Transfer RNA from Mesotaenium endlicherianum, 74 nucleotides, folded computationally. Lineage of the source: Eukaryota > Zygnematophyceae > Zygnematales > Mesotaeniaceae > Mesotaenium. Rfam family: tRNA. Rfam classes the family as a transfer RNA. Its family is annotated with triplet codon-amino acid adaptor activity in the Gene Ontology. From the family's description: Transfer RNA (tRNA) molecules are approximately 80 nucleotides in length. RNAcentral holds the sequence, with entries from GtRNAdb.
[in-house]
RNA sequence: GAUUCCCUGGUGUAGUUGGUUAUCACGUCAGUCUAACACACUGAAGGUCGCCGGAUCGAGCCCGGCGGGAAUCA
Numbered sequence: 001g002a003u004u005c006c007c008u009g010g011u012g013u014a015g016u017u018g019g020u021u022a023u024c025a026c027g028u029c030a031g032u033c034u035a036a037c038a039c040a041c042u043g044a045a046g047g048u049c050g051c052c053g054g055a056u057c058g059a060g061c062c063c064g065g066c067g068g069g070a071a072u073c074a
Base pairs, nucleotide, nucleotide: 001073002072003071004070005069006068007067010026011025012024019057028044029043030042031041032040050066051065052064053063054062
């Protein structure tokens, strides 16, 4: 330098033939339980989808640019 792929709560992820309230697990907080802790159970908070722009009535999903990361080739 070229090609391909990835970027979604604190972490890892689901969701990609566009459609109303973005999923689950772990973690965090609170409650129940315990002498206490842990486990377990119940509940809650936390993301608006890497950034900018475009097409659309409507975008996590489509298109373009930029940024970050990975692989392969040179």